A computed fold for an 87-nucleotide RNA from a Bacillota bacterium, annotated as c-di-GMP-I riboswitch aptamer. Its Rfam family is "c-di-GMP-I riboswitch aptamer". Rfam links the family to the GO term cyclic-di-GMP binding. Taxonomically the source falls in Bacillota (Bacteria, Bacillati).

RNA sequence: AUAUGUUUUUGGCAAAUCUGCUGAAAAGCAGAGACGCAAAGCUAAAGGGUCUAGCUUAGAAGAUGAGCUUGACAGCCAGCUGCCGUA
Numbered sequence: 001a002u003a004u005g006u007u008u009u010u011g012g013c014a015a016a017u018c019u020g021c022u023g024a025a026a027a028g029c030a031g032a033g034a035c036g037c038a039a040a041g042c043u044a045a046a047g048g049g050u051c052u053a054g055c056u057u058a059g060a061a062g063a064u065g066a067g068c069u070u071g072a073c074a075g076c077c078a079g080c081u082g083c084c085g086u087a
Base pairs, nucleotide, nucleotide: 002087003086004085005084012037013036017032018031019030020029021028022027035075041080042079043078047077048076049073050072051071053069054068055067056066057065058064
């Protein structure tokens, strides 16, 4: 430097749920809590996808679809970076 993955060491993170706060909502923050994760680290117009809300449009209306815009999601895929071991 490259590949590989838990088998070794140090460890790390924290799902659902509950409580409190923020928000129209999605969701976020803090505490408790551990489902799991070899990147569950970082990145939200570099790219795809998902969710919320508003407007327009199709639909008799509704459900739902399409387009535009606002906000959100990295534990959906993805991009970037990294520890340790082995080769």